[in-house]
Context: one part of a larger RNA
RNA sequence: GGACAAACGCUGGCGGCGGGCCUAACACAUGCAAGUCGAAGGAGAAGGAAGUUGCUUGCAAUUUCUGGAGACUGGCGCACAGGUGAGUAACGCGUAGGCAACCUGCCUUUUACUGGGGAAUAACAUCGCGAAAGUGGUGCUAAUACCGCAUAAAGCGUUGAGUUCGCAUGAACUCUUCGUUAAAGGCUUCGGCCGGUAAGAGAUGGGCCUGCGUACUAUUAGCUAGUUGGUGAGGUAAUGGCUCACCAAGGCGAUGAUAGUUAGGGGGUCUGAGAGGAUGGUCCCCCACACUGGAACUGAGACACGGUCCAGACUCCUACGGGAGGCAGCAGUGAGGAAUCUUGCGCAAUGGGCGAAAGCCUGACGCAGCCACGCCGCGUGUCGGAAGAAGGUCCUAUGGAUUGUAAACGACUUUUGAUAGGGAAGAAUCCCCGGGUUUCGAUCUGGGUUGACGGUACCUAUCGAAUAAGCACCGGCUAACUCCGUGCCAGCAGCCGCGGUAAUACGGAGGGUGCAAGCGUUGUCC
Numbered sequence: 001g002g003a004c005a006a007a008c009g010c011u012g013g014c015g016g017c018g019g020g021c022c023u024a025a026c027a028c029a030u031g032c033a034a035g036u037c038g039a040a041g042g043a044g045a046a047g048g049a050a051g052u053u054g055c056u057u058g059c060a061a062u063u064u065c066u067g068g069a070g071a072c073u074g075g076c077g078c079a080c081a082g083g084u085g086a087g088u089a090a091c092g093c094g095u096a097g098g099c100a101a102c103c104u105g106c107c108u109u110u111u112a113c114u115g116g117g118g119a120a121u122a123a124c125a126u127c128g129c130g131a132a133a134g135u136g137g138u139g140c141u142a143a144u145a146c147c148g149c150a151u152a153a154a155g156c157g158u159u160g161a162g163u164u165c166g167c168a169u170g171a172a173c174u175c176u177u178c179g180u181u182a183a184a185g186g187c188u189u190c191g192g193c194c195g196g197u198a199a200g201a202g203a204u205g206g207g208c209c210u211g212c213g214u215a216c217u218a219u220u221a222g223c224u225a226g227u228u229g230g231u232g233a234g235g236u237a238a239u240g241g242c243u244c245a246c247c248a249a250g251g252c253g254a255u256g257a258u259a260g261u262u263a264g265g266g267g268g269u270c271u272g273a274g275a276g277g278a279u280g281g282u283c284c285c286c287c288a289c290a291c292u293g294g295a296a297c298u299g300a301g302a303c304a305c306g307g308u309c310c311a312g313a314c315u316c317c318u319a320c321g322g323g324a325g326g327c328a329g330c331a332g333u334g335a336g337g338a339a340u341c342u343u344g345c346g347c348a349a350u351g352g353g354c355g356a357a358a359g360c361c362u363g364a365c366g367c368a369g370c371c372a373c374g375c376c377g378c379g380u381g382u383c384g385g386a387a388g389a390a391g392g393u394c395c396u397a398u399g400g401a402u403u404g405u406a407a408a409c410g411a412c413u414u415u416u417g418a419u420a421g422g423g424a425a426g427a428a429u430c431c432c433c434g435g436g437u438u439u440c441g442a443u444c445u446g447g448g449u450u451g452a453c454g455g456u457a458c459c460u461a462u463c464g465a466a467u468a469a470g471c472a473c474c475g476g477c478u479a480a481c482u483c484c485g486u487g488c489c490a491g492c493a494g495c496c497g498c499g500g501u502a503a504u505a506c507g508g509a510g511g512g513u514g515c516a517a518g519c520g521u522u523g524u525c526c
Base pairs, nucleotide, nucleotide: 001526002525003524004523006522007521008520009519010518013378014377015376016375017374018373019371020370021336026334027333028332030331031330032329035076036075037074040073041072047066048065049064050063051062052061053060054059083289084288085287092214093213094212095211096210097209098208099207102206103205107202108201109200110199111198112197113196114195115149117147118146124139125138126137127136128135129134154181155180156179157178160175161174162173163172164171165170185194186193187192215261216260217259222252223251224250227249228248229247230246231245232244233243234242264286265285266284267283268279269278270277271276291312292311293310294309295308314325315324316323317322342368344367345366346365350364351362352361353360354359381412382411383410384409391403392402393401394400395399417463418462419461420460421459422458426453431448432447433446434445435444436443470515471514472513473512474511475496476495477494481510482509483508484507485506491498492497
């Protein structure tokens, strides 16, 4: 000098864009943060329409068509998005490769199918138990829920034959024998649309392996029994001591094993001429974690933040028998701390989930609020104006110098401000109606609907210099000097050093210098 997720002191007009618990991965009141589908199923509240009956004439009963509020079965989602950095020195990350050792819901594309049956169960009804959380018995019923049967182009396993190729274990393909594995319907304007099953290919996402790189300490020198390798088996989507039985006795290490300490990694960021050093907050990618420890279930995907089970600590409820909970989601509270925000608005946009769609959900997100925390921009007037006013300060003191064109005063402007009026883009590709095109879609076109921010940005008019300057420093380094007070006192100080009676160094004043809505101090890094 530069930088900062900064803090502190004094001060503070506006706007744009960013940022905002670095400490206790401490504990959490309250609300919200993951649902959706009625075009899968049964049952069906309030309400609506129509009919019939009774009749008090607008009420009751009943039938049909509707109607989707709260539940139930079922499907998909809840493994994304969002948070945090505790752990991890590791194939965790980065980079370059490999899998002839693998999986992949939804999506795209291709092929072939979607036949015919069965047994249950929730809801519901009813009887109990319990303070509650909840739970048991009996009875009834459906399905795109569940289970057999049929079929098998295709797949898988298998018998035999063959072709092509490779990188060692071999790979791909063709024909063939036998065995085995499927399915679900719904809506309809009757044109069709949405689904279901098996299989091939793709895309996307993931799993695994390997080379190299990846902090400090040798005042850590030896470490290792599933340990190193083999055979076989099990397990997995898959390789592998991943696990197990047996066999062998190996494996790692001064090119730093093992141990300890510290730490999420990277793109990047800061600094620097560079090399390098430091750093990893915001944003993006990867990893890990979800009160602590352990475990599996479901599923295409988890060993699962707002799922389950067990144990533990803590908090809460209790009728003392027993139960409930997990903000490192968004706000918010307490605590800790030098220190870090609103219990806001909206799904209008973008994106996500579900749905044929309308739409619903979305503290993701879009916005607004608070904070000079940072960067950038603007303003606090402009021109003229000498009686060089008054006042202050200083001096060589009837006077002069300086503050100082500064003020007054005159003319002008109106950014900002106040008031009034007008007033967006962000909106469209979505959706509805119509038209063109197309096998259908995609696509094109006309009209219509939809804005939290927000009557905001922006524009116009009116008013009036009006509403707007501080902070640090002035001995040298280092730009800027005098007076008074004090008298080694009080105090200053980054270093050198000032102060003991003429202090440009302390305190005040006048003046000056520097930066400026900031200026200084402290801390950290280069």